[in-house]
RNA sequence: UGAAACCGGUCGGGAGAGCUGACGUCAACGUCGACACGCAGCGCCGAAGGAGCAACCACCCCGGAAUCUCUCAGGCGAACGGACCGAUCGGAAGAG
Numbered sequence: 001u002g003a004a005a006c007c008g009g010u011c012g013g014g015a016g017a018g019c020u021g022a023c024g025u026c027a028a029c030g031u032c033g034a035c036a037c038g039c040a041g042c043g044c045c046g047a048a049g050g051a052g053c054a055a056c057c058a059c060c061c062c063g064g065a066a067u068c069u070c071u072c073a074g075g076c077g078a079a080c081g082g083a084c085c086g087a088u089c090g091g092a093a094g095a096g
Stems, first nucleotide, its partner, number of pairs: 001096001006091008018042004023038003029033001043076003049072001050070003056064002
């Protein structure tokens, strides 16, 4: 001087899956009674997190490990969130 992989901030992209109710609020309104929100029942999704299998990696010992599987948690209008990907800034690292 300084690469990769790694960590964090910001920005951009970013999938899946819902119905029913005669229940509550709305609704102290003359009557009726909606949207919406909540609740309940049943159903469903797989990409926060978590758990399982283990192809594979490493191997003296100790280990690591998926977008697969489960669905505890989470989610099923939009928004938010979102594994992961990219850009950029910073940190750390220290191959050459």
Glycine riboswitch aptamer from an Acidimicrobiia bacterium, 96 nucleotides, folded computationally. NCBI's taxonomy places the organism under Bacteria, Bacillati, Actinomycetota, Acidimicrobiia. The coordinates come from a structure-prediction model, not an experiment, and the mean pLDDT is 78. Of the family's consensus pairs, 90% are formed in the model.